RNA sequence: GGCACUAUAGCUCAGCAGGUUAGAGCGCGCCUCUCAUAAGGGCGAGGUCGGUGGUUCGAGUCUACCUAGUGCCA
Numbered sequence: 001g002g003c004a005c006u007a008u009a010g011c012u013c014a015g016c017a018g019g020u021u022a023g024a025g026c027g028c029g030c031c032u033c034u035c036a037u038a039a040g041g042g043c044g045a046g047g048u049c050g051g052u053g054g055u056u057c058g059a060g061u062c063u064a065c066c067u068a069g070u071g072c073c074a
Base pairs, nucleotide, nucleotide: 001073002072003071004070005069006068007067010026011025012024013023019057028044029043030042031041032040050066051065052064053063054062
């Protein structure tokens, strides 16, 4: 320098051919249970989906560029 892949909640990830409310597990807070702790059960907070544009009636989901990371080639 070229190419590919990844970038969604604090962490690990899902979201299958664009459409109705953005989700799971762990973690966190409150309550419950217990003599108490853990485990279990219930409820809840937390993300405008890396950034800026484009396409579309509508984009996490397609597209251009940029940024960061990983891998391959030279």
Molecule: transfer RNA
Organism: uncultured bacterium